[in-house]
RNA sequence: GCGCGACUAGCUCAGCUGGAUAGAGUAUUGGCCUCCGAAGCCAAGGGUCGCCGGUUCGAAUCCGGCGUCGCGCG
Numbered sequence: 001g002c003g004c005g006a007c008u009a010g011c012u013c014a015g016c017u018g019g020a021u022a023g024a025g026u027a028u029u030g031g032c033c034u035c036c037g038a039a040g041c042c043a044a045g046g047g048u049c050g051c052c053g054g055u056u057c058g059a060a061u062c063c064g065g066c067g068u069c070g071c072g073c074g
Stems, first nucleotide, its partner, number of pairs: 001073007010026004019057001028044005050066005
């Protein structure tokens, strides 16, 4: 330099034949329970879906560029 893949909550990930409020587990906080904890149960907060632009009535999803990381080729 070229090709491919990944990027969504603090962390690990789902969702990607475009559709109406963006989710799960875990972690954190609070409550219930308990003599006190752990475990268990309930609830809450936490996201500009890597960034910029384009297509569309509508984009996490499609297209282009850029960035970071990984793999391969030279």